RNA sequence: CGCAGAGAAAAGCAUACCUAUUGAAAAGUAGGAACGCAAAGUUACAGGUCUAAAGUAUGUUAACUAUGACGGCUGGGCUGCCUGG
Repeated sequence: CGCAGAGAAAAGCAUACCUAUUGAAAAGUAGGAACGCAAAGUUACAGGUCUAAAGUAUGUUAACUAUGACGGCUGGGCUGCCUGG
C1' cells in the first nucleotide's frame, strides 16, 4: 500500500421504548436502555422514503406540493480502528 472480516480478540456506535425539550409534523437534541451494525464514522451529490405549516385546488372531507426531514433505505464522495493472510 492492497485484500479479507472468523468460532475469534481489543475497541467503537446505539434500534425499539421511557423521560425532558425543539418543531405544524416528519423528525432532531440530552439522559437512560440495547435490537443490531465491518464503517450503524461523516457527507443531502443521485435515487428512494416520510411529513404538509404556508400555498394551490375543492366544498364535503379530503387531494397536490418541499423551501422541511431521513446517513440505522440504497448508491456515490471523503476519512478511519483492530485482527488475519